[in-house]
The RNA shown here (SAM riboswitch aptamer (S box leader)) has 106 nucleotides and comes from Sutcliffiella cohnii. NCBI's taxonomy places the organism under Bacteria, Bacillota, Bacilli, Caryophanales, Sutcliffiella. Its Rfam family is "SAM riboswitch aptamer (S box leader)". Rfam's curators write: The SAM riboswitch is found upstream of a number of genes which code for proteins involved in methionine or cysteine biosynthesis in Gram-positive bacteria.
RNA sequence: CUCUUAUCAAGAGUGACCGAGGGGUCAGGCCCGAUGACGUCCAGCAACCUUCAAAAACUUGAAAGGUGCUAAAUCCUGCAGACACUUUUUGUCUGGAAGAUAAGAG
Numbered sequence: 001c002u003c004u005u006a007u008c009a010a011g012a013g014u015g016a017c018c019g020a021g022g023g024g025u026c027a028g029g030c031c032c033g034a035u036g037a038c039g040u041c042c043a044g045c046a047a048c049c050u051u052c053a054a055a056a057a058c059u060u061g062a063a064a065g066g067u068g069c070u071a072a073a074u075c076c077u078g079c080a081g082a083c084a085c086u087u088u089u090u091g092u093c094u095g096g097a098a099g100a101u102a103a104g105a106g
Base pairs, nucleotide, nucleotide: 001106002105003104004103005102006101007100008099013042015041016040017039021032022031023030026078027077028076029075043070044069045068048066049065050063051062052061053060054059074098079095080094081093082092083091084090
């Protein structure tokens, strides 16, 4: 980097440092941010892999070693379909695409 599988509306800070943009990229929106965002550290959340215990198995419970995460649904939309309204528009739902994370394979 590619492929497969699973998940993505739950949860997590009145901390310290830093100092200007940030929410991955493109476009359109909408937000966060000198009352200090983003980032780093600490702290915390969760339980994919892992470990332990029980069990024939499915599975259940505990722990937290490897990851991950800690504004807003993956912040929303972008493609297709259905429905409602309708001049256009718009809204809701479903699926897809793209993306993120974990595990496995090449």

RNAcentral holds the sequence, with entries from Rfam.